[in-house]
Model confidence (mean pLDDT): 82 of 100. Predicted 3D model of a 537-nucleotide part of an RNA (small-subunit ribosomal RNA, 5' domain) from an uncultured bacterium. Rfam family: Bacterial small subunit ribosomal RNA. The RNAcentral record of the full RNA draws on ENA and Greengenes.
Context: one part of a larger RNA
RNA sequence: GACGAACGCUGGCGGCGUGCCUAAUACAUGCAAGUCGAACGAGAGCGACCGGUGCUUGCACUGGUCAAUCUAGUGGCGAACGGGUGAGUAACACGUGGGUAACCUGCCCAUCAGAGGGGGAUAACAUUCGGAAACGGAUGCUAAAACCGCAUAGGUCUUCGAACCGCAUGGUUUGAAGAGGAAAAGAGGCUUCGGCUUCUGCUGAUGGAUGGACCCGCGGUGCAUUAGCUAGUUGGUAAGGUAACGGCUUACCAAGGCAACGAUGCGUAGCCGACCUGAGAGGGUGAUCGGCCACACUGGAACUGAGACACGGUCCAGACUCCUACGGGAGGCAGCAGUAGGGAAUCUUCCGCAAUGGGCGAAAGCCUGACGGAGCAACGCCGCGUGAGUGAUGAAGGUCUUCGGAUCGUAAAACUCUGUUAUUAGGGAAGAACAAAUGUGUAAGUAACUAUGCACGUCUUGACGGUACCUAAUCAGAAAGCCACGGCUAACUACGUGCCAGCAGCCGCGGUAAUACGUAGAUGGCAAGCGUUAUCC
Numbered sequence: 001g002a003c004g005a006a007c008g009c010u011g012g013c014g015g016c017g018u019g020c021c022u023a024a025u026a027c028a029u030g031c032a033a034g035u036c037g038a039a040c041g042a043g044a045g046c047g048a049c050c051g052g053u054g055c056u057u058g059c060a061c062u063g064g065u066c067a068a069u070c071u072a073g074u075g076g077c078g079a080a081c082g083g084g085u086g087a088g089u090a091a092c093a094c095g096u097g098g099g100u101a102a103c104c105u106g107c108c109c110a111u112c113a114g115a116g117g118g119g120g121a122u123a124a125c126a127u128u129c130g131g132a133a134a135c136g137g138a139u140g141c142u143a144a145a146a147c148c149g150c151a152u153a154g155g156u157c158u159u160c161g162a163a164c165c166g167c168a169u170g171g172u173u174u175g176a177a178g179a180g181g182a183a184a185a186g187a188g189g190c191u192u193c194g195g196c197u198u199c200u201g202c203u204g205a206u207g208g209a210u211g212g213a214c215c216c217g218c219g220g221u222g223c224a225u226u227a228g229c230u231a232g233u234u235g236g237u238a239a240g241g242u243a244a245c246g247g248c249u250u251a252c253c254a255a256g257g258c259a260a261c262g263a264u265g266c267g268u269a270g271c272c273g274a275c276c277u278g279a280g281a282g283g284g285u286g287a288u289c290g291g292c293c294a295c296a297c298u299g300g301a302a303c304u305g306a307g308a309c310a311c312g313g314u315c316c317a318g319a320c321u322c323c324u325a326c327g328g329g330a331g332g333c334a335g336c337a338g339u340a341g342g343g344a345a346u347c348u349u350c351c352g353c354a355a356u357g358g359g360c361g362a363a364a365g366c367c368u369g370a371c372g373g374a375g376c377a378a379c380g381c382c383g384c385g386u387g388a389g390u391g392a393u394g395a396a397g398g399u400c401u402u403c404g405g406a407u408c409g410u411a412a413a414a415c416u417c418u419g420u421u422a423u424u425a426g427g428g429a430a431g432a433a434c435a436a437a438u439g440u441g442u443a444a445g446u447a448a449c450u451a452u453g454c455a456c457g458u459c460u461u462g463a464c465g466g467u468a469c470c471u472a473a474u475c476a477g478a479a480a481g482c483c484a485c486g487g488c489u490a491a492c493u494a495c496g497u498g499c500c501a502g503c504a505g506c507c508g509c510g511g512u513a514a515u516a517c518g519u520a521g522a523u524g525g526c527a528a529g530c531g532u533u534a535u536c537c
Base pairs, nucleotide, nucleotide: 001536002535005533006532007531008530009529012384013383014382015381016380017379018377019376020342025340026339027338029337030336031335034077035076036075039074040073042071043070044069047066048065049064050063051062052061053060054059055058084295085294086293094219095218096217097216098215099214100213103212104211108208109207110206111205112204113203114202116150118148119147125140126139127138128137129136130135156179157178158177159176160175161174162173163172164171165170185200186199187198188197189196190195221267222266223265228258229257230256233255234254235253236252237251238250239249240248270292271291272290273289274285275284276283277282297318298317299316300315301314320331321330322329323328348374350373351372352371356370357368358367359366360365387417388416389415390414397408398407399406400405421478422474423473424472425471426470427469431464437458438457439456440455441454442453443452481526482525483524484523486507487506488505492521493520494519495518496517502509503508
């Protein structure tokens, strides 16, 4: 000098940050991932219209049609992002620089081509059965952008060629033959009811963008009181597997591979941008913020999917907790709050989706403990205040005294001001850009309209918060402590004590005149803080 600090004494305010470093210990409760009716059947249904019955003649019941709105289920997309933690990991985990002629990539963008014609189910629902529950079985019915054939095919694979190119395996383009391969509709507008058209969605192909995967060089650690380690081990052939190369896996063959330039083993540890210190070189650290990795009660495994071997998914085993009718079931805060425990020690079971961002949706919108805010804590940094001017009978009082005086000290009182902050009252933001609706213009497209895109106008949206800020009024009123004072090191006297009590970072001090212990006065330093302790330079 620094700190995610703690402890002691003290404590007025504001702004911006930061806040379980220990038990990756166990968790009560609430919330943290949904959305789409413009994919689908079904159900409920405000209201309107047309009937019927009762009659109190405008009410009740009921049938049909249209239909705003809502949603348990099928289906689509998302749930692999965002958020948390650092247990493991000494490793291509990370950083940096390369390679992939050995690879994948949903949504998005561009270009080309296409979307023809069929089929069988199933949930919901109804009936019924079993079970304490969780949940499950049977029978019957139904839809789709759910599922499955067929047709079509410029891509894929196999065989046979050609041209060009490269960096070894090879790559690009192209010709012929064969094999097996796609698709889905929904909403709006016009209509002469034939159809036409717009938007969204669907299928195949090529390229891009984004994201990922794999391989390699180099770099960053303690112990040699760890010296040998290794059988899928090292290489080859063949097969399997993968998006893809590869002992990645298997069979066979060979006997290799690593190591004093430290293999192997043990200990410790997430890595980096950065942060602290230092003139630098270096040393130490890896909180907050950003990038990457790993993990999600412990261990293992796969499924779905463009993407996971998946924190709030599934299955198995284990420990623990809970429910039970004892047959069987349920759970996972290292998400946000919060609880217990551990500890020297670390916060509210708050407000809002108004902004930014994300998911879904055509949109309105819905969801969002991400995020935006507020709350608590002097935990840190920065800023402000606790008054200013005049004022000598140098007042009273304290302390010291050589008893003359000296000092606290212009300090106080007193007088004159100010009102930062505070209190009260009044006014009062920026953060808001939108989207939708409506109106006008315009562009492409169409036979035309609707719809769409773009521009402009109108109309609206604030959790924070009646907050920041501004204005007025009132009062010097409500706001100073802590440590040190022998030397290092700025700052001294008196009394008490008497090697006692005690101090101390080092030297050391204290045994009757202690500037070193305790108290008082004076003084020095810093100041809403000041000291101490731990740690690093």